[in-house]
Molecule: Glycine riboswitch aptamer
Organism: Allosphingorhabdus lutea
């Protein structure tokens, strides 16, 4: 040096769902009703994993939170760079 997984940090993609209704407001926004998304985060069985004790564990399910024209913003996951420490030949 290269090669594999971790973490962080930059850059890049990145879904679904009402441009609902009233009231309020100059306007943003607020607050009520109802009808919806699942990929922040939380919970929940599980296949499988570990087991002396405690247990872990999904893109599945539940919507408590977050969201539901477009902009903005947030986005599980993926791909690149870079740093950091490990592993294997």
């Nucleotide at each position: 040096g290269g090669c594999c997984a971790u973490a962080a940090a930059g850059c890049g993609g990145g879904a679904g769902a009402g441009c609902g209704c009233g009231g309020u407001u100059u306007a943003c926004g607020c607050c009520g009703c109802c009808g919806c998304c699942g990929a922040a985060g939380g919970a929940g069985c599980a296949a499988c994993c570990a087991c002396c004790c405690c247990g872990g564990a999904a893109a599945c399910u539940c919507u408590c939170a977050g969201g539901c024209a477009a902009c903005a913003g947030g986005g599980a996951c993926c791909g690149c760079u870079u740093u950091a420490g490990g592993g294997a030949a």